[in-house]
Context: one part of a larger RNA
RNA sequence: GAUGAACGCUAGCGGGAGGCCUAACACAUGCAAGCCGAGCGGUAGAGGGUAGCUUGCUACCCUUGAGAGCGGCGUACGGGUGCGGAACACGUGUGCAACCUGCCUUUAUCAGGGAGAUAGCCUUUCGAAAGGAAGAUUAAUAUCCCAUAAUAUAAUGACUGGCAUCAGUUAUUAUUGAAAGCUCCGGCGGAUAGAGAUGGGCACGCGCAAGAUUAGUUAGUUGGUGAGGUAACGGCUCACCAAGGCGAUGAUCUUUAGGGGGCCUGAGAGGGUGAUCCCCCACACUGGUACUGAGACACGGACCAGACUCCUACGGGAGGCAGCAGUGAGGAAUAUUGGACAAUGGGUGAGAGCCUGAUCCAGCCAUCCCGCGUGAAGGAUGACGGUCCUAUGGAUUGUAAGCUUCUUUUCUACAGGGAUAAACCUAUUUACGUGUAAAUAGCUGAAGGUACUGUAGGAAUAAGCACCGGCUAACUCCGUGCCAGCAGCCGCGGUAAUACGGAGGGUGCAAGCGUUAUCC
Numbered sequence: 001g002a003u004g005a006a007c008g009c010u011a012g013c014g015g016g017a018g019g020c021c022u023a024a025c026a027c028a029u030g031c032a033a034g035c036c037g038a039g040c041g042g043u044a045g046a047g048g049g050u051a052g053c054u055u056g057c058u059a060c061c062c063u064u065g066a067g068a069g070c071g072g073c074g075u076a077c078g079g080g081u082g083c084g085g086a087a088c089a090c091g092u093g094u095g096c097a098a099c100c101u102g103c104c105u106u107u108a109u110c111a112g113g114g115a116g117a118u119a120g121c122c123u124u125u126c127g128a129a130a131g132g133a134a135g136a137u138u139a140a141u142a143u144c145c146c147a148u149a150a151u152a153u154a155a156u157g158a159c160u161g162g163c164a165u166c167a168g169u170u171a172u173u174a175u176u177g178a179a180a181g182c183u184c185c186g187g188c189g190g191a192u193a194g195a196g197a198u199g200g201g202c203a204c205g206c207g208c209a210a211g212a213u214u215a216g217u218u219a220g221u222u223g224g225u226g227a228g229g230u231a232a233c234g235g236c237u238c239a240c241c242a243a244g245g246c247g248a249u250g251a252u253c254u255u256u257a258g259g260g261g262g263c264c265u266g267a268g269a270g271g272g273u274g275a276u277c278c279c280c281c282a283c284a285c286u287g288g289u290a291c292u293g294a295g296a297c298a299c300g301g302a303c304c305a306g307a308c309u310c311c312u313a314c315g316g317g318a319g320g321c322a323g324c325a326g327u328g329a330g331g332a333a334u335a336u337u338g339g340a341c342a343a344u345g346g347g348u349g350a351g352a353g354c355c356u357g358a359u360c361c362a363g364c365c366a367u368c369c370c371g372c373g374u375g376a377a378g379g380a381u382g383a384c385g386g387u388c389c390u391a392u393g394g395a396u397u398g399u400a401a402g403c404u405u406c407u408u409u410u411c412u413a414c415a416g417g418g419a420u421a422a423a424c425c426u427a428u429u430u431a432c433g434u435g436u437a438a439a440u441a442g443c444u445g446a447a448g449g450u451a452c453u454g455u456a457g458g459a460a461u462a463a464g465c466a467c468c469g470g471c472u473a474a475c476u477c478c479g480u481g482c483c484a485g486c487a488g489c490c491g492c493g494g495u496a497a498u499a500c501g502g503a504g505g506g507u508g509c510a511a512g513c514g515u516u517a518u519c520c
Stems, first nucleotide, its partner, number of pairs: 001519003005516005012372006018365002020330001025328003029325003034073003039070002045064009080283003090207007099200002104196007112146004122135005152175010181188002209255003216246003221243008258280004262273004285306005308319004336362001338361003344358001345356004375406004385397005411457006425442008464509005469490003475504005485492002
């Protein structure tokens, strides 16, 4: 000098930031991922009408219409944590002629014909529940078949190029092989292929902790051939063959650890560190596994096993805060079971909108940084009191107080203040020309009646902490008497202690001041 700090004493305000470093310990409760009726069948209900009559019910028609269900997109983002991992995990620089990429942009072409089901609804039925079972019946942008086409694969032929394996273009034949509708008629969607953008995957050079009181290590191990698998290369996996591979330029083993941009310190070189913010990685009660999907081996999905907790009718079931709050425990120690989607962003939807503990705000905490204030000027009888002394007196507290004049930052009260941040959206107009921009009008603010502004009042509401032997700025008296005690180091204290305790005075910093811990 610094800190995600803690502790002691003290405490007026504002702005900005930060806030479980320990038990990746266990979690009550609420919320954190939904949206779409302009994909589909359609119900309960509501309103209106008609008829029947048992006068409040039934049947039918019209309008409207939840919840649940099928389907689509999302749930792989956003948010959390740092367990593991010494590794191509990360950083940096390359390569992929060995790869994928939903939504988005762009280019070209296409959308013909048909079929059978299944949720839901209805009727039964099992179970305490969670949850099932059977029958009948129905729809789709759900599923399947045929057609056509691109693509892909194989064979044959031709041409071009490169960087070794090779890559690209083209022709013929064979095999395989797409689609979906909705509509307010404006559009919105669907299929195939090419290109782009974005995001990822893989490989490699270099960099990347400690220990030799760890010296040998390795059998899918190292390489080859073939096959399988993958989006893709590869012992990634398998069969066979060979016997290799790594190592004092530190293999192997052990311990520790998320990495980086950065941050602290330092003139620098270095040393230390990896909280907040950003990028990457890993993980989601513990271990394993795959399914779906463009993307996961998936925090608020599935299955299996385990530990723990809960429900049970004992047959069986349910759960996972390292999301936001919050609770217990641990600890020196770390906050509210708050408000709003107004803005920014995300999901979905044609849109209005809906959802969003992301986010924006507020609450708590002197935890840190910055700013302001606790008054200013005048005022000597140098008062009283305190303390000290060479003591009828003097020194000091001290212009300090009282007192006079002034100010009102703050404070209190009242009033103003739809403050800025607003665009979106709706309507109209204009320009280009079919969704963009601009203008006008209307509408939308959690924070918030907040910031800010004005008026009135009155110095009114506001100072502590540590130290005073030397290092180190600041000295005397009393008490104590190697006791009580102090102490960072040197050291003080055994009767005149500037070093212990108190007082007066002083010094330093100041809404803080000291102590402790850690780093330079």
The part of an RNA shown here (small-subunit ribosomal RNA, 5' domain) has 520 nucleotides and comes from an uncultured bacterium.
Rfam family: Bacterial small subunit ribosomal RNA.
Its mean pLDDT, the model's own confidence on a scale to 100, is 81.